[in-house]
RNA sequence: AGAGUUUGAUCCUGGCUCAGAACGAACGUUGGCGGUAUGCUUAACACAUGCAAGUCGAGCGCGAAAAUGACUUCGGUCAUGAGUAGAGCGGCGCACGGGUGAGUAACACGUGAAUAAUCUACCCCUAAGCUUGGGAUAACUAUCCGAAAGCUUGGGAUAACUAUCCGAAAGGAUAGCUAAUACCGGAUAAGCUCACACUUUCCUUGGAUCGAGUGAGAAAAGGCGGCCUCUAUACUAUGCUGUCACUUAGGGAUGAGUUCGCGUCCCAUUAGUUUGUUGGUGAGGUAAUGGCUCACCAAGACUACGAUGGGUAACUGGUCUUAGAGGAUGAUCAGUCACACUGGAACUGAGACACGGUCCAGACUCCUACGGGAGGCAGCAGUGGGGAAUAUUGCGCAAUGGGCGAAAGCCUGACGCAGCAAUACCGCGUGGGUGAAGAAGGGUUUCGGCUCGUAAAGCCCUGUCCUAGAGGACGAUGAUCCAUUGACUAAUAAUCAGUGGUGAGGACGGUACUCUAGAAGAAAGCACCGGCGCUAACUCCGUGCCAGCAGCCGCGGUAAUACGGAGGGUGCAAACGUUGUUCGGAAUUAUUGGGCGUAAAGAGGGUGUAGGCGGCCGAGUAUGUCUGAUGUGAAAGCCCAGGGCUCAACCCUGGAAGUGCAUUGGAAACUAGCAGACUUGAGUACCGGAGAGGGAAGUGGAAUUCCUGGUGUAGGGGUGAAAUCCGUAGAUAUCAGGAGGAACACCGGUGGCGAAGGCGACUUCCUGGACGGAUACUGACGCUGAGAUCCGAAAGCGUGGGGAGCAAACAGGAUUAGAUACCCUGGUAGUCCACGCCCUAAACGAUGGGCACUAGGUGCAGGGGGUGUUGACCCCUCCUGUGCCGCAGCUAACGCAUUAAGUGCCCCGCCUGGGGAGUACGGCCGCAAGGUUGAAACUCAAAGGAAUUGACGGGGGCCCGCACAAGCGGUGGAGCAUGUGGUUCAAUUCGACGCAACGCGAAGAACCCUACCUGGGUUUGACAUGCACGGAUGCUCUUCCUGAAAGGGAAGUAGGCUGCCUUCGGGUGAAACGUGCACAGGUGCUGCACGGCUGUCGUCAGCUCGUGCUGUGAAGUGUCGGGUUAAGUCCCUUAACGAGCGAAACCCCUAUCGUUAGUUGCCAGCGGGUCAUGCCGGGGACUCUAGCGAGACUGCCGGUGUUAAACCGGAGGAAGGUGGGGACGACGUCAAGUCAUCGUGGCCCUUAUGCCCAGGGUGUCUCACGUGCUACAAUGGUCGGUACAGAGCGACGCGAUACCGCGAGGUGGAGCAAAUCGCAGAAAGCCGGCCUCAGUUCGGAUUGGAGUCUGCAACUCGACUCCAUGAAGUUGGAAUCGCUAGUAAUCGCGGAUCAGCAACGCCGCGGUGAAUAUGUUCCUGAGCCUUGUACACACCGCCCGUCAAGUCAUGGAAGCUGGGAGUACCCGAAGUCCGUUUAGCCAACCGCAAGGGGGCGGCGGCCGACGGUAAAUCUGGUGACUGGGACUAAGUCGGAACAAGGUAACC
Repeated sequence: AGAGUUUGAUCCUGGCUCAGAACGAACGUUGGCGGUAUGCUUAACACAUGCAAGUCGAGCGCGAAAAUGACUUCGGUCAUGAGUAGAGCGGCGCACGGGUGAGUAACACGUGAAUAAUCUACCCCUAAGCUUGGGAUAACUAUCCGAAAGCUUGGGAUAACUAUCCGAAAGGAUAGCUAAUACCGGAUAAGCUCACACUUUCCUUGGAUCGAGUGAGAAAAGGCGGCCUCUAUACUAUGCUGUCACUUAGGGAUGAGUUCGCGUCCCAUUAGUUUGUUGGUGAGGUAAUGGCUCACCAAGACUACGAUGGGUAACUGGUCUUAGAGGAUGAUCAGUCACACUGGAACUGAGACACGGUCCAGACUCCUACGGGAGGCAGCAGUGGGGAAUAUUGCGCAAUGGGCGAAAGCCUGACGCAGCAAUACCGCGUGGGUGAAGAAGGGUUUCGGCUCGUAAAGCCCUGUCCUAGAGGACGAUGAUCCAUUGACUAAUAAUCAGUGGUGAGGACGGUACUCUAGAAGAAAGCACCGGCGCUAACUCCGUGCCAGCAGCCGCGGUAAUACGGAGGGUGCAAACGUUGUUCGGAAUUAUUGGGCGUAAAGAGGGUGUAGGCGGCCGAGUAUGUCUGAUGUGAAAGCCCAGGGCUCAACCCUGGAAGUGCAUUGGAAACUAGCAGACUUGAGUACCGGAGAGGGAAGUGGAAUUCCUGGUGUAGGGGUGAAAUCCGUAGAUAUCAGGAGGAACACCGGUGGCGAAGGCGACUUCCUGGACGGAUACUGACGCUGAGAUCCGAAAGCGUGGGGAGCAAACAGGAUUAGAUACCCUGGUAGUCCACGCCCUAAACGAUGGGCACUAGGUGCAGGGGGUGUUGACCCCUCCUGUGCCGCAGCUAACGCAUUAAGUGCCCCGCCUGGGGAGUACGGCCGCAAGGUUGAAACUCAAAGGAAUUGACGGGGGCCCGCACAAGCGGUGGAGCAUGUGGUUCAAUUCGACGCAACGCGAAGAACCCUACCUGGGUUUGACAUGCACGGAUGCUCUUCCUGAAAGGGAAGUAGGCUGCCUUCGGGUGAAACGUGCACAGGUGCUGCACGGCUGUCGUCAGCUCGUGCUGUGAAGUGUCGGGUUAAGUCCCUUAACGAGCGAAACCCCUAUCGUUAGUUGCCAGCGGGUCAUGCCGGGGACUCUAGCGAGACUGCCGGUGUUAAACCGGAGGAAGGUGGGGACGACGUCAAGUCAUCGUGGCCCUUAUGCCCAGGGUGUCUCACGUGCUACAAUGGUCGGUACAGAGCGACGCGAUACCGCGAGGUGGAGCAAAUCGCAGAAAGCCGGCCUCAGUUCGGAUUGGAGUCUGCAACUCGACUCCAUGAAGUUGGAAUCGCUAGUAAUCGCGGAUCAGCAACGCCGCGGUGAAUAUGUUCCUGAGCCUUGUACACACCGCCCGUCAAGUCAUGGAAGCUGGGAGUACCCGAAGUCCGUUUAGCCAACCGCAAGGGGGCGGCGGCCGACGGUAAAUCUGGUGACUGGGACUAAGUCGGAACAAGGUAACC
């Protein structure tokens, strides 16, 4: 740091996905050790049990028992235990520590301030105090202590305790006793408080503060120790002294309260909220400000800078991630807040409205004697439950810290430790060296090998860990006691402080650590190996769209590197993977750092409020800004440095940082605010012309329709063609007159005007804006513009008019498979007017507005200036508007380009994947239609833009072909032949299926072939190679039995043959046989695994490459364009220049000639011969044969053309423009055909899917199709006569002459391995006769009979012959095929295969021998260019909607049922507060007493939780039925869109 995924490919847009890091995690597989951390994220669900807050006897009064001992009258008593245990009064603590995050969107938290508006127990400092006790005092009185003297005290209570009583219990009542550092009164007192009137200083709510003054008011408690210095009564305490406590005041520290600035989530489908509400005055209340509360007065207060409402949430330091900015998060640790079963309330207190306190209400649980009571783990453990999921009912107060205490000490689930868990991070180990026979074994294999692999084994070592044993910590920085010094003091006492000694105390734990001994021993797994993919890693087998995988793309349908297993490999490692979540990548919410012409996105347009932004000059201020200082920004964490655990994690110390906030000093360029000045932005005044700008009134002509009348007669109208329709009741046509409504031809123009929508006859009136010109004035008055408001095509709505034409709906006629359409005939709303609504459009330049800047060229419209003539034009130029082209620049490209989509600034609107959906719900608007605002669930991995190459089009242009047309002859109808489908069958073997399967493979199925069926046999095999063993003969031949044959069995030795080596003793075992192994064999499957071969487009003219150039790229260019050609053939032009495969040519046949040669061919001349014949001699002239050559090249002439290529015409020539024909088939297409020609991978069969044999089948037969033959007749048939070919074939052959047979044929065998002989008679033709238009003298099927030939064999199932029979058929519907010249048509001949033949097929050969082509509109196919495209499997494409089926989520819905919050009213617990009550009760004070004051209690009132009622509201669940939506290999109906998509599409 990027990558995959939309496409045939490309660029872009855009989403989805992956690689990284992290976690309080969970799950799967696996698991050796240690250290350090962490561990209910869910049910703030319910909790058994134990523990978690007590302490103080140096505040106070009480005060046991067991046990032991003694005594005893045996009942007990006494002593010790012991002033112990214990509870109680009292003090302090319990408001800390610990837990949790429910609530809370708030001054709750963070940060910075304020408190001059406050409090603060314990702690520290300072100052002072710590008194008295009837009675003013005394006499006197009472009580206590004491031996006394005498002093002191003498206020009033209360628990504990005792007694009685109630209760099951919890607990309580009454009476009586008692103490205090408990409670109370008085004194004294200031610098305290209050009041009054002054004063200093400071800050500014009007307060704080200094100084002096007057008046009033408020305190206290003792305990313990020591001493006799002071006082006294002298032993002692009441004295002194020390200490702890106590009181007052001031201050500090700490903690807390309150207030304020700023910051702090989502929803506007929450827009208005509020009545103690906002403020004032007064009062109350509080520690304190304050509507905090109350009375009165005023009517305010908050809100678009988001009030109110709803949802969610404890906040922060930090944590995770990140380059950063940010985003997410708020476990552990730390700070703050809130809560303690739920709700309410106060009490006590310095502090609480109190987790382990109280009261009340509620729910729940428990106890109960049913009367009544008890409880609160969100403390530590633990239990149940919930959940994917989270630990021990452990040890200890040794350390740190806390409470109490003078202290010892006690308490402390805080805390320190241990236990459990791979939950996380860090560290260590599972051994090291050597070891090639590359062992065995596994895997694979091309069978050679390769690999696991120095890996193992073996040998030599080491000891982390482990086991056993031994030693053994740090954590304790010191309780206490002793001695000593100092302070206090009268003091050497006591106390405090210091110093020196002493040395109690360790949960962890016999742990860490160290040493010794033993022993390689007990210690490796998990994931992955198709691309993405870091960064790496491939084979075999199994499976066969199955099973399965998958984060995305995607794998799997018989050769899966993607599933499962194995081997191998790669990565990480005591872990590895998966899942979940967060950040990242994602510049995919863009401040850093995005966009809006066509991809999502500019509001339909104006005016304008708030807001944002704003020209120029100087001066001054200091809001932002910049800079310095101060305070703060807790600690921990992050970062840096150093240090401690063996290292690390971890911990410690120090530093830096904390980008912030506040205060303060300074600067003044910019910004801001204040005041002033300026004119260029903006505006006003004046002059001028242009214009379908708007509104109103009036006027006009043309046309349509209708009405009236005239002329006139049979049609008109309409269409692709028709019909509906109109018309003899007189239409259409035509003339005249009239009525009425709507729209304004020509001018008219990418001309004008307007903000947009929009505006078009003429005249008048009213009116808006822009433009040009020249001066003057105002002096920034400007730009944009959320809301708001106005305008806003068409359609539509309301009311009233109007209505000619047009025309939704509707009707009819057509079209059609249908036609609720397109076409036609009619036709109503509507279109028009007035008034009022609606408010949307592809309202588009798909481009918001403003200002400035940035090459040009050329039109048009309006206005002005200059030169010049001075009249117009022309030319130059300025401003405004409106078009086209084009540079730089921009853009994904297309394109934009001074009218920007360029370069900048300002403001507004809008976008964030596709679908669902502009839908639902809600709100607002509307009469309605509907508009506006505007989601989610769910679903997909794309949707999309631009451009490229193709393909396609019922797009265009050019061009070609028997493509059409023009012709000739056929097919389709008949019969037969043949092939195919179908059907049938035991089998009817298999393949070929549009053209390009179907007289095709098959150039020949009676057996064979043969692959199929039935039946019979056979198993190393019919065939190949090798090995082992066996017996030796084996082969050939002959014969017999069985059998359908194959096969099986037997005999004969009769004849012949029997290898190689040899030391001749023998050895070996070639060939053959048998047995057993390897193996053979397969026309079994896959042509979609292949080779080879072939068909087809198509003998169409195309298909490409190198270099260069253009483009971001796919690609383009070349190959396009203009001509021309059969041709990408050639020429010209040209960012292309060249080249290749094709085309052409080279090759073969054929047409002409020459030359060479002359048999088997030929015969002109010469000679011979025959009835006749090249028959013979001879000849090479001719024909011919077959070698070599020549010839034709647009070469020549004329014209056209661009001077070209070329075309047209002509000459010559046998042949003329590739002369005719053939072979030859580019890149590629069709997964075209063939595994059954052959070869071949894989799979399958192996006593069978192999092999052999007999018979059958491939020949079936209702039917359908293709290809042919023969016909339907007279251009014919038939009979007789007669003429002329070419090319072939022949020895298992062709077979002559001759004879026999009506004939097929037979007998026979001359000649011929062929220019010699044979097949072999060519036929149509020509000449003549008959037939005369009929189902015939046409036609020959079918059938009967008789034969011939081939062949082992003609039944299934051959061909041919003869006699007889004599079917259909009278020229063939729709449709369709071939052919352009020696062609079609027609006529016969030959050959391959082959015993024979179903051949009418196929392949060749010659004979006779036409017609037509004006041409390219149409059909079909092909080529090039261009255009459109939503196609790319490429139109046999793509794709839309209803219906039907299944699944899912969702809206509506009569209702049903929860929850939340509020309003009104009722009820009104506890409790504070207020009032009341001398009716009950009561200690302190006053009072002689009565009584008073005060309190308790009772009662009343305000408030008030829970609860209830009522009407509304918000929100969730569910709901018969219902609406649409999404998805789902092969359902139905149509055919809407994409091409002109067949009616252009869309809004």